[in-house]
This is a predicted structure of a 410-nucleotide RNA (Bacterial RNase P class A) from Candidatus Kapaibacterium sp. It was read from a public genome assembly, where an Rfam model found it. Of the family's consensus pairs, 95% are formed in the model. The source organism's lineage runs through Bacteria, Pseudomonadati, Bacteroidota, Eximiradiia and Kapaibacterium (SeqCode).
RNA sequence: GUGGAUCUCCGGGCAGUUGCCGUCGCGCAAGCGGCGGAGGAAAGUCCGAACUCCACAGAACAGCACGCUCGCUAACGGCGAGGCGAUGAACGCUUAGGCGCAAGUCGACGGAAAGUGCAACAGAAAGGAAACCGCCGUCAUUACCUAUGGUGGUGGCGGUAAGGGUGAAACGGUGGGGUAAGAGCCUACCAGCGUGACGGGUGACCGCCACGGCUCGGUAAACCCCGUGCGGAGCAAGGUCAAACAGCACGGCGUCCCUUCGGGGAACGGGUUGUUCGCUCGUCAAACGUACGUUUGCGCCUGCGGGUAGACCGCUCGAGGCUGGCAGCAAUGUCAGUCCCAGACAAAUAACUGCCUCGGCAACUCAACAGUUGCUACGACAGAAUUCGGCUUACAGGAGGUUCCCGUGU
Numbered sequence: 001g002u003g004g005a006u007c008u009c010c011g012g013g014c015a016g017u018u019g020c021c022g023u024c025g026c027g028c029a030a031g032c033g034g035c036g037g038a039g040g041a042a043a044g045u046c047c048g049a050a051c052u053c054c055a056c057a058g059a060a061c062a063g064c065a066c067g068c069u070c071g072c073u074a075a076c077g078g079c080g081a082g083g084c085g086a087u088g089a090a091c092g093c094u095u096a097g098g099c100g101c102a103a104g105u106c107g108a109c110g111g112a113a114a115g116u117g118c119a120a121c122a123g124a125a126a127g128g129a130a131a132c133c134g135c136c137g138u139c140a141u142u143a144c145c146u147a148u149g150g151u152g153g154u155g156g157c158g159g160u161a162a163g164g165g166u167g168a169a170a171c172g173g174u175g176g177g178g179u180a181a182g183a184g185c186c187u188a189c190c191a192g193c194g195u196g197a198c199g200g201g202u203g204a205c206c207g208c209c210a211c212g213g214c215u216c217g218g219u220a221a222a223c224c225c226c227g228u229g230c231g232g233a234g235c236a237a238g239g240u241c242a243a244a245c246a247g248c249a250c251g252g253c254g255u256c257c258c259u260u261c262g263g264g265g266a267a268c269g270g271g272u273u274g275u276u277c278g279c280u281c282g283u284c285a286a287a288c289g290u291a292c293g294u295u296u297g298c299g300c301c302u303g304c305g306g307g308u309a310g311a312c313c314g315c316u317c318g319a320g321g322c323u324g325g326c327a328g329c330a331a332u333g334u335c336a337g338u339c340c341c342a343g344a345c346a347a348a349u350a351a352c353u354g355c356c357u358c359g360g361c362a363a364c365u366c367a368a369c370a371g372u373u374g375c376u377a378c379g380a381c382a383g384a385a386u387u388c389g390g391c392u393u394a395c396a397g398g399a400g401g402u403u404c405c406c407g408u409g410u
Base pairs, nucleotide, nucleotide: 001406003404004403005402006401007400008399009398010397012356013355014354015353016352017351018350020037021036022035023034024033025032026031039381043392044391046390047389048388049387050386051234052233053232054231058277059276060275061274062273063230064229065228066227067226068082069081070080071079072078083109084107085106086105087104091100092099093098110225111224115223116222117219118218132164133163134160135159136158137157138156139155140154141153142152143151144150145149172190173189174188175187176186177185191215192214193212194211195210196209198207199206200205238313239312240311241310247304248303249302251301252300253299254298255266256265257264258263267283268282269281270280271279284297285296286295287294288293320339321338322337323336324335325334326333327332359376360375361374362373363372364371
């Protein structure tokens, strides 16, 4: 210096004229004036809440979510810091194979020794799997020889997993002992695992020592196991005022037992994320009739049909913004000062002009940088609708941080 990856910020401002909306003031009114008016994501509707209404008694099972530690926060599946793991620039060492240390980056980070499942090809064999080549012993047979044995070939049986091969990975590694040949079979050192003590740390963990031959891959955004947690609906929530209201159906349901008439029980229906248990609410009144039952009213449900639907509140002062001090590695908290920065409702927040400015383009000048002149600001993604904290996605152009490859210079 080019390029890549990743993260952050900006992505307009001032004035005038006209127009729209809110609010405040003046005015009888018409109207006049002051102040203000769409984002970093307003998007997605993915999490969490504030707020409003309904329900609430819980237990078991299911379902869903989360999953290292500590801290922040109203809370979160978010954020900050750390731990561990993976990777690893630079630097140092080297027996040139590598080793040490370590910036930065990534991690959907409880458990594989509770169980089940899955993994192409190659390979004998891919998890309590396994013998292809090989090594050893023994038997049979055969050839030779230095001949009660030895050497070689072939085959059967037995032992073996140290050597070789396949593979990304083959049930720890190296040296020695031991053995018929081998094997943690034994031993020294090392690695891993388990248990314990001591020290450091709030903790996850780390360091070091001792004992133990224990050495039994990967995968849980596969099923599963463990731990923790979870009421529903949503501003079309909810509330106030106003307006209007016409019925029809031979539609369906309003159960049973006991009773001292207070009620109790059974059954059914409704309610509490889903199921069950439990809990809770409801199952009406009158007349006629010897009784079974009938009729009427009332209540609920279903279908057909008619009328009304306007205004206001919620509605923007907030877990608020900005500046500074203090505490903290930080997220953030606290204190002081200061500011009010949209509330529309078929839905306002706009259009034009001038200037400034970031950037871009063109020309001139220059070795280059710089400079001068001219043109260009809605040009990317995109528009509030109860509010806030996050996450995710989109983005022309520009600026900056961290880091890496390559090239060049010192």